[in-house]
Description: Predicted 3D model of a 104-nucleotide RNA (SAM riboswitch aptamer (S box leader)) from Sphingobacterium nematocida. The source organism's lineage runs through Bacteria, Pseudomonadati, Sphingobacteriia, Sphingobacteriaceae and Sphingobacterium. Rfam family: SAM riboswitch aptamer (S box leader). Rfam links the family to the GO term regulation of gene expression. Of the family's consensus pairs, 97% are formed in the model.

């Protein structure tokens, strides 16, 4: 890298190094950002998918092994339904990203 499965409106920030851009990608909307953005690095934290305990349809821990600490995956965008009536508004599904475990 491809595919399969489950998950998402919960949680959980200091410090130092650096300097101008982040919030996945294209649109377009809202936003963070020299009172310091991405990025590395220390340290703390949150979660519980693997692992591990156990009295095993589950429970727990938080020692390994990932992953995460702005905003709802930040929010629309295709499809249906309903509602106002021509573009929105609400629910729900889809794709696309992400995480995890498993296969190739």
């Nucleotide at each position: 890298a491809g595919c399969u499965u489950a998950u998402a409106g919960a949680g959980a920030a200091a410090g130092g190094c650096c300097g101008a851009g982040g919030g996945a990608a294209u649109a377009g909307a809202c936003c963070c950002g020299a009172a310091g953005a991405a990025g590395c690095c220390u340290u703390a934290g949150c979660a519980a998918c693997c692992u591990g305990a156990c009295g095993c349809u589950g429970u727990u821990c938080a020692a390994g092994g990932u992953g995460c600490u702005a905003c709802a995956u930040u929010c629309u965008a295709u499809c249906c339904a309903c509602c106002a009536g021509c573009u929105g508004g609400c629910g729900g599904a889809a794709a696309a990203g992400a995480u995890a475990a498993g296969c190739u």